[in-house]
RNA sequence: AGAGUUUGAUCCUGGCUCAGGAUAAACGCUGGCGGCGUGCCUAACACAUGCAAGUCGAACGUGAACCUUGGAUUCGUCUGAGGUGAGAGUGGCGAACGGGUGAGUAACACGUGAGUGACCUGCCCCUAAGAGGGGGAUAACCACUGGAAACGGUGGCUAAUACCCCAUGAGCUCCCGGGGUUUAGAUACCUCGGGAGUAAAGGUCCGCCGCUUUGGGAGGGACCUGCGGCCCAUCAGCUAGUUGGUGGGGUAACGGCCUACCAAGGCGACGACGGGUAGGGGGCGUGAGAGCGUGACCCCCCACACUGGGACUGAGACACGGCCCAGACUCCUACGGGAGGCAGCAGUGAGGAAUAUUGCACAAUGGGCGAAAGCCUGAUGCAGCAACGCCGCGUGGGCGAAGAAGGCCUUCGGGUUGUAAAGCCCUUUUCUUGGGGAAGAGGAAGGACGGUACCCCAGGAAUAAGCCUCGGCUAACUACGUGCCAGCAGCCGCGGUAAAACGUAGGAGGCGAGCGUUAUCCGGAUUUACUGGGCGUAAAGCGCGCGUAGGCGGCCUGGUAAGUCGGACGUGAAAGCUCCUGGCUCAACUGGGAGAGGUCGUUCGAUACUGCCAGGCUUGAGGACAGGAGAGGGAGGCGGAAUUCCCGGUGUAGUGGUGAAAUGCGUAGAGAUCGGGAGGAACACCAGUGGCGAAAGCGGCCUCCUGGCCUGUUCCUGACGCUCAGACGCGAAAGCGUGGGGAGCAAACGGGAUUAGAAACCCCGGUAGUCCACGCUGUAAACGAUGGAUACUAGGUGUUGGGGGUAUCGACCUCCCUCUGUGCCGAAGCUAACGCGUUAAGUAUCCCGCCUGGGGACUACGGCCGCAAGGCUAAAACUCAAAGGAAUUGACGGGGGCCCGCACAAGCAGCGGAGCGUGUGGUUUAAUUCGAAGCAACGCGAAGAACCUUACCUGGGCUUGACAUGUAGGUAGUAGUGAAGCGAAAGCGGAACGACCCUUCGGGGAGCCUACACAGGUGCUGCAUGGCUGUCGUCAGCUCGUGCCGUGAGGUGUUGGGUUAAGUCCCGUAACGAGCGAAACCCUCGCCGUUAGUUACAUGUGUCUAACGGGACUGCCGGUGUCAAGCCGGAGGAAGGUGGGGAUGACGUCAAGUCAGCAUGGCCUUUAUGUCCAGGGCUACACACACGCUACAAUGGCCGGUACAAUGGGUCGCCAAGCCGCGAGGCGGAGCCAAUCCUAAAAAGCCGGUCUCAGUUCGGAUUGUAGGCUGCAACUCGCCUGCAUGAAGUCGGAGUUGCUAGUAACCGCCGGUCAGCUAUACGGCGGUGAAUACGUUCCCGGGCCUUGUACACACCGCCCGUCACGUCAUGGGAGCUGGUAAUACCUGAAGCCGGUGGGCUAACCGAAAGGAGGCAGCCGUCGAAGGUAGGGCUGGUGACUAGGACGAAGUCGUAACAAGGUAGCC
Repeated sequence: AGAGUUUGAUCCUGGCUCAGGAUAAACGCUGGCGGCGUGCCUAACACAUGCAAGUCGAACGUGAACCUUGGAUUCGUCUGAGGUGAGAGUGGCGAACGGGUGAGUAACACGUGAGUGACCUGCCCCUAAGAGGGGGAUAACCACUGGAAACGGUGGCUAAUACCCCAUGAGCUCCCGGGGUUUAGAUACCUCGGGAGUAAAGGUCCGCCGCUUUGGGAGGGACCUGCGGCCCAUCAGCUAGUUGGUGGGGUAACGGCCUACCAAGGCGACGACGGGUAGGGGGCGUGAGAGCGUGACCCCCCACACUGGGACUGAGACACGGCCCAGACUCCUACGGGAGGCAGCAGUGAGGAAUAUUGCACAAUGGGCGAAAGCCUGAUGCAGCAACGCCGCGUGGGCGAAGAAGGCCUUCGGGUUGUAAAGCCCUUUUCUUGGGGAAGAGGAAGGACGGUACCCCAGGAAUAAGCCUCGGCUAACUACGUGCCAGCAGCCGCGGUAAAACGUAGGAGGCGAGCGUUAUCCGGAUUUACUGGGCGUAAAGCGCGCGUAGGCGGCCUGGUAAGUCGGACGUGAAAGCUCCUGGCUCAACUGGGAGAGGUCGUUCGAUACUGCCAGGCUUGAGGACAGGAGAGGGAGGCGGAAUUCCCGGUGUAGUGGUGAAAUGCGUAGAGAUCGGGAGGAACACCAGUGGCGAAAGCGGCCUCCUGGCCUGUUCCUGACGCUCAGACGCGAAAGCGUGGGGAGCAAACGGGAUUAGAAACCCCGGUAGUCCACGCUGUAAACGAUGGAUACUAGGUGUUGGGGGUAUCGACCUCCCUCUGUGCCGAAGCUAACGCGUUAAGUAUCCCGCCUGGGGACUACGGCCGCAAGGCUAAAACUCAAAGGAAUUGACGGGGGCCCGCACAAGCAGCGGAGCGUGUGGUUUAAUUCGAAGCAACGCGAAGAACCUUACCUGGGCUUGACAUGUAGGUAGUAGUGAAGCGAAAGCGGAACGACCCUUCGGGGAGCCUACACAGGUGCUGCAUGGCUGUCGUCAGCUCGUGCCGUGAGGUGUUGGGUUAAGUCCCGUAACGAGCGAAACCCUCGCCGUUAGUUACAUGUGUCUAACGGGACUGCCGGUGUCAAGCCGGAGGAAGGUGGGGAUGACGUCAAGUCAGCAUGGCCUUUAUGUCCAGGGCUACACACACGCUACAAUGGCCGGUACAAUGGGUCGCCAAGCCGCGAGGCGGAGCCAAUCCUAAAAAGCCGGUCUCAGUUCGGAUUGUAGGCUGCAACUCGCCUGCAUGAAGUCGGAGUUGCUAGUAACCGCCGGUCAGCUAUACGGCGGUGAAUACGUUCCCGGGCCUUGUACACACCGCCCGUCACGUCAUGGGAGCUGGUAAUACCUGAAGCCGGUGGGCUAACCGAAAGGAGGCAGCCGUCGAAGGUAGGGCUGGUGACUAGGACGAAGUCGUAACAAGGUAGCC
């Protein structure tokens, strides 16, 4: 520091995700030791049990028990004095600290700074002064007594440092008066005078400790205040003690803190009020920082102590382990009443993913009490549990093979685990045993931890390794299993038979007593941008203006010093952090020192800039004067053309409309045409790329009213300016209200067409509306998708309005300068690119508005506005890994341009109809084996299915096998031949016959048998493959190197102008060259020559055969052309512009075809999916399609005669002559291994005859029958022949195929395969031998350029909406049901305060009576809680309902993307 992910690729925008660090963690697997830390984040839920706050006898009275010592004694005991002294009590101090928790609290609660001139302070320290006299009670205790208990009641006794009275007053307090000091200010402080009031306690070990009053200090506390730190404006107005005053009350103290009265204030967009959330800080985590997040442990502050309220005591509390009341809950109860409060330490239950011992000790530190000893202390110090965190250590070290075994992989060679192990040598941290043994304790003893740390000896490699990952990000790869299953996954994404992504194994990588996962925070994220972002098209400029608050603001001078800058001082607790340094063996941890840390306070100083004050200036702004242009706005009036309607004339049968029609109108007279009239709306030409306006918008002419703008002069004012949240105004169309108006047009609606449908597009009609007045609405793709203002930064060229100059006598024209508006092109610069470019999207400043992934959502709810429609403001749940911008290359378009091709057209012959043949589909079947599937499967693999072939079916056999190799063993009448018998055959069976090679004579080989390895498979996968092939396409394309352009994908070259069959060639050119293709090279045919001559013939010239060579190159001439390439014409020539034909097929496309031709990975099978055999099937047949053959006839059929080929083939062959047979064929045997012989006849043709338009002398299917041939065998299922039979068919619908010349068409001949044949197929050969092409509009295919695109598995693409089903979240909803804070009224506990007086009453007064005072009671205000009531806010739930999101291949249509087939959108 970045990376992955949108695309075919690219750049940008933008979100999502990852790598890092952290944690009070939890979970999974694993776990040796030690040190230091940490450990209920949830239920402020409920708590059993124990402990957590007591202490003081030197404040006081008692006093169990015990001891000492007397007396009495009936030995039971009673009694006196003294000592020690438990326990309870009175009294004092403490209990307000320490410890816990974070519920509440958005607040002066906290932090920081300042203040109290408005305050308090026990214990402690300092200072000053003092303590004299007296009195009355009471608990404990005793007696009686109530109660279950808790707890009391009555009477009696008693003490004090408890309580009360009097005295004294250095002082203090209050009142009155005077003076002084400080201060911003006196109520403060000092001082003087007068008056009133007010203290005390003793104990003692005699040291002292206490007591009272005063002033001060230290520390602690209270109050006030500036500033700082959460979210929501879908909370915008809040407030009656409210704001202030006066009197009074209250407090330690100011204060509406409380009360009575008076006034009507106070707060708020600098966010009041309301709602939500939350203890705050030091700090902690992260980060480069700024920030963001957080507030466990430790420290400070606050708040709370079952919930709510209240006061008492006290120096201090409204009091965690105190009291009273109310409530909920729990417990005890004798039912009458009582008791309780772990958010102290342990511990229990519950909740939860989850958090420990009912431990030891007061030895240390600290606290309370005490004079002290000491007591108390779950504070604390320690120990226990937990890998929860951080830190440290170990699980051994060395040597040890070209490398054991085992595992895994393998191309079978090997590789790897791996020096790893074993083995040998060594060590002992740790462990075990034994021995010694602390510091921590200030002068002796005294240590919970602890027989711990630490030290020494001995023993023995001994006691100690796992977890995660290995597709990319991201470090680490193989095998097997699985087969879109099981599963993985942080994102992208893996898995559908070869998975480095699942599971397992081997190996590897990472970390290591841990490793992963989950959760959360920061980072990466400059993705809220202060540092540090944006807004033309990606999200984002308000539709426009006026203008308030606010923000910002020209030049000069002076002042001030608020901002700003600097110095000093104060403060910013400690811990923490950084640095230095010390202590534990190191580290973690910890001691010491220094530093850093604030938007803070005080003070001194600086004055450039900003602010403020004062003065001035003219350039910003405004005004005056003089000119000017204009569809700027409002009102009124006027005008002509056109449409429609009405009236009349002429006039007739149509008119109108469309792609074509129809509806419509018209013989009741339309349309057409002429005249007259009515009415409404809009203003042709001028008109512009023009003008005006802030925008919306504005267009005939005239008049009136009115706003703004421009130019010139440089006269006046003197910063008066810019922008603008809110507010206010204007605001197209449509729409709404009321009233008019209504010609044309025209939603809705009706009709006609189109269509599968047509709720549309087209046509005929037609109502709102469009128009006017007044009012509302307030939106728009209200767009330059570009807020306003100012300044600066090259130009060129149009145009609007004005001014100046030149020129002219003058006007116009021309040219130059200038101001203003409006366009185009462009420098620099900017931009992701496109583009912008003085009219900025450049460079800067100021102000406003707005954005932060897509969908949900221009939505819901709430609020505001509106008559309504609706508008403005504006979320969330949920969901996706993208959504997007610009540009690139392709592909595509019912886009465009150019150009090819038997592509169309022009022709010829066909197919599609018939019969038959063949192939295919389908069906059938035991099987009808398999493959091929638009073109590019279908007379295709098959250039030959009766058996074989054969892969299929049925049945019968075989199991090392029909075939190959190897190993081991066996075998001598062995291998081989093989009779009888069974059998359909295969096979079983086995009489009999009967071998071979080498030899060192032992044997070995071959063969056979057995066993084991293995063979075998036309079984699967052509989507694992090789090879081969088809197709686009013989189309003209496809690329590369270097250079150049572009951020890049990529472009250029290859585009352009010509030309060609051609990316063929030429020219031009930021390109220059090159390669694969095209062409050429090769074969063949045509002409000529040379050579040769088996064969053939007429014997040699020639024909012919086959080998070599020549010939053609736009070479020559004319025309045309850029005088280039080329094109046109001509000459010559056998042949002319590639002469005809063939072979030859670029980069690539179709996961095209083939595992059944072959080869081959993997999988499957192994007495079968192998192999052998017999029979059957591949030949089936209602049908459908493809390719053919033969025909339908007279250009013909039949009969007779008679010509002329070429390519081929032939010895298991071709087969002559001759003979037989009607014929197929048979007999026959000559010739030929072939230019020699055979096949062999060629046929159409020609000549002659016949048939005469007929289902025929056409046509030949079908069938019968008799034969022939091949073959082991023609039943299923061959071919041929003769005779007989003679079917459909009379030229073929929609549609469709081939062919441009020796071609089509017609005619026959040959060959391969092959015993034979289903060949009408296929491959060749020759014979006869045409027609037509104007042309490129259209169909199909293709090439190049260009354009649009939301396509890129690329139009067989993409994609929208309803409906149906499922899941999820949300809104509405009759309601139902919670929570919460208030309000009104009722009741009103405890308690403080006030009142009351008739009860009770020790101290004081009084001689007494009585009083003062007190207590209780009662009354009142306030008051927690409760009740009642109507609302507010906020949840849950709800029949039904609404839209939304998602879901595998559902339904209907086709809206959008190409002119998307009606341009699209708002």